[in-house]
RNAcentral holds the full RNA, with entries from Rfam.
This is a predicted structure of a 502-nucleotide part of an RNA (large-subunit ribosomal RNA, domain I) from Ventosimonas gracilis.
Its mean pLDDT, the model's own confidence on a scale to 100, is 85.
Taxonomically the source falls in Ventosimonas (Bacteria, Pseudomonadati, Pseudomonadales, Ventosimonadaceae).
Its Rfam family is "Bacterial large subunit ribosomal RNA".
Context: one part of a larger RNA
RNA sequence: CGCAUACGGUGGAUGCCUAGGCAGUCAGAGGCGAUGAAAGACGUGCAAGCCUGCGAAAAGUCACGGGGAGCUGGCAAAGAAGCUUUGAUCCGUGGAUCUCUGAAUGGGGGAACCCAGCGGCCAUAAGGCCGUUAUUAAAUACUGAAUCCAUAGGUAUUUAAGGCGAACUCGGGGAACUGAAACAUCUAAGUACCCGAAGGAAAAGAAAUCAACCGAGAUUCCCCUAGUAGUGGCGAGCGAACGGGGAGCAGCCCAAAAGUGCUUAUCGAUUUAGUGGAAGGCUCUGGAAAGUGCCGCCAAAGAGGGUGAUAGCCCCGUACACGAAAGAUCGAUAGGCAUGAACAACGAGUAGGGCGGGGCACGAGAAACCCUGUCUGAAUGUGGGGGGACCAUCCUCCAAGGCUAAAUACUCCUGACUGACCGAUAGUGAACCAGUACCGUGAGGGAAAGGCGAAAAGAACCCCGGCGAGGGGAGUGAAAUAGAACCUGAAACCGUAUGCGU
Repeated sequence: CGCAUACGGUGGAUGCCUAGGCAGUCAGAGGCGAUGAAAGACGUGCAAGCCUGCGAAAAGUCACGGGGAGCUGGCAAAGAAGCUUUGAUCCGUGGAUCUCUGAAUGGGGGAACCCAGCGGCCAUAAGGCCGUUAUUAAAUACUGAAUCCAUAGGUAUUUAAGGCGAACUCGGGGAACUGAAACAUCUAAGUACCCGAAGGAAAAGAAAUCAACCGAGAUUCCCCUAGUAGUGGCGAGCGAACGGGGAGCAGCCCAAAAGUGCUUAUCGAUUUAGUGGAAGGCUCUGGAAAGUGCCGCCAAAGAGGGUGAUAGCCCCGUACACGAAAGAUCGAUAGGCAUGAACAACGAGUAGGGCGGGGCACGAGAAACCCUGUCUGAAUGUGGGGGGACCAUCCUCCAAGGCUAAAUACUCCUGACUGACCGAUAGUGAACCAGUACCGUGAGGGAAAGGCGAAAAGAACCCCGGCGAGGGGAGUGAAAUAGAACCUGAAACCGUAUGCGU
């Protein structure tokens, strides 16, 4: 040094576990904000820090309701000082307080800071406290130039708006990579992205629609029709409709309605705390019984979880039955208010046409139809639009005004439940004080890190040692090779002992 065996060290795989995730189902909710939001800064405890809560009235205050014995949130044990059956802590509802920043709104500003005006009260020496003072729009009133009347402007009051928020919706703008095996029309795609506006949904919507000589009868969504008819450097690709079957159905108005919203009262339901809630013992093994054996019981409850191993009957629960002083939501009835609601009385600079674009599955094509930047420009029900160039016949509808629930889309959020979903290199980036530490001027990027034991019973005391680290005894425990670097403890890697070989 190699091989083998045994025993260790190191290391943290594997197994088991779950406090966290992921994907859904059914309900709820679908907004918050000048009565100051979302998000924060700084404070606040007997107690230094962080988290949580709260706001100078500061882990809290008041009232009402629930509840019934302990309590003063967590990391985090102990101590100190207290509270509590005159009902605390805790849970629910409604109030009070709520520093500073932030739309931030008195002015300024490099957010959490600086500096004011006016009014009131207190003190009067400085000062203190309270309130108020942004902008825009609308309404009303007053005032009021050049300029006579007026108007512009100014001032005051009242009301509203502003900002935030995950997706969904509508509208205004709008790419490129890519594909076409290059590339230009085309595609990607009206996608990504930007902006505006709104709602719990939005949008659309009661035919100047289709159809085909038969008829249908607003809109929306789904399944077919159908990858069809078409369109297309007829390339790549794009891609309907008629008709049928379903979901859901609702119709109305223009000197006014259907309806919608708000509010008051009464009633009812749901909800925001809760309450009751059946039935088991012995024996054996064991550290421990829920396991074994024996004999029982309940069940409108044998969902689930916990308890020293696997419990219907030990605990929490579960089925079922109850419960609200106060608040919220919904429904019904009755009353009131608002909206619907616009120069609104049936639709003119409109329909149509020319030019240029855009939308329609349809790329100018034979290209109808819809929108309109520009130039034009009718008819008036004896009228007008459409039926895919265009014309006639026929059929059908009535534009240029408006409202309208449901079926549909989505989930930042709340509750219950589910999973041939994950189980710590997985599952969210994040099971753990994570959008943290750390990196970057910045936009931004972005981790690692779970497990003693049933219970801390977390090792008194002794010994070696530096009043160490670490270890040896003793003790606890079922177990300490479960000792906090703590369940299991693989491999690489490093040793010790023994044997053999060289």